Background
RNAcentral holds the sequence, with entries from ENA. Predicted 3D model of a 75-nucleotide RNA (transfer RNA) from Limnohabitans sp. MMS-10A-178.
């Protein structure tokens, strides 16, 4: 230097234009002498960052940053 791909809640991952979910973990109440467990309720994101298109963007486009993979160049 080129190309593909990944980035969403403390982790793991869904969602592919119409107000962001799941499971596990947290918390708080029922249970219990007491942990667990098992049921209820909850609390937690400016969707990596930046601009554009759009009535409307996590999503499409452009460009950045990390991180992985594959080329190719140089010693």
């Nucleotide at each position: 230097g080129g190309g593909c791909g990944a980035u969403u809640a403390g982790c793991u991952c869904a969602g592919g234009g119409g107000u962001a979910g799941a499971g596990c973990a947290c918390u708080g109440c029922a249970u219990u002498c007491a942990c667990a467990c098992u049921g209820c309720a909850g609390g937690g994101g400016u969707c990596a960052g930046a601009a554009g298109u759009u009535c409307g963007a996590a999503a499409c486009u452009u460009c950045u940053a990390u991180c992985g993979c594959c080329c190719a160049c140089c010693a």

The organism belongs to Limnohabitans, within Bacteria. Its mean pLDDT, the model's own confidence on a scale to 100, is 83.